The RNA shown here (FMN riboswitch aptamer (RFN element)) has 154 nucleotides and comes from Spirochaetaceae bacterium bin103. The prediction has a mean pLDDT of 78. Its Rfam family is "FMN riboswitch aptamer (RFN element)". Gene Ontology term of the family: FMN binding. The sequence was found by an Rfam model in a public genome assembly. Taxonomically the source falls in Spirochaetaceae (Bacteria, Pseudomonadati, Spirochaetia, Spirochaetales). Of the family's consensus pairs, 100% are formed in the model.
């Protein structure tokens, strides 16, 4: 080292400021955020030293919301526990499937949807004194997955 068990912790940010109204962080101006894995150019970032170059050396990043997939969220359907006497039906656990949002220019280069410049765009359900990516609420949940221990095992 890794085909494998088992367990432990971690594992989403975001309406400033104004405007209308009897009421809006739900409406309008204008503000803010961006999950998890790949890929991600010879990448970008900081620091130094230099002969000032498309250079050298360290250091720590690997950073795509919209490029590929994955979860969340919503429906359905099997199984399967429980509640109810049974059905009915309600509720848990698991497995299956549905569904599943947005990007373009221009610039450098051998190559860029991912680098640099601009301009866009996109964002579950319930709730609400008004229409919610940003506030409450499921959720002190769950999950993609990160990282460790301990066994197995060479």
């Nucleotide at each position: 080292a890794g085909a494998g068990a088992a367990c432990u912790u971690c594992g989403g940010g975001g309406c400033a400021u104004g405007g209308u109204g009897u009421a809006a962080u739900u409406c309008c101006a204008g503000a803010c955020c961006g999950g998890u894995g790949g890929u991600g150019a010879u990448g970008g970032g900081c620091g130094c030293c230099c002969c000032c170059g498309c250079g050298g050396c360290g250091c720590g990043c690997g950073c795509a919301g919209c490029c590929c997939a994955c979860u969340a969220c919503u429906c359905c359907c099997a199984c399967u526990c429980g509640c109810c006497u049974c059905c009915c039906g309600c509720g848990g656990g698991c497995g299956g499937g549905a569904c599943u949002g947005a990007a373009c220019c221009g610039g450098u280069g051998c190559a860029a949807c991912u680098c640099c410049g601009g301009u866009g765009c996109c964002g579950a359900c319930g709730g609400u004194a008004a229409c919610a990516g940003u506030c409450c609420g499921g959720a002190u949940g769950g999950a993609a997955g990160a990282a460790g221990u301990u066994c197995c095992g060479a």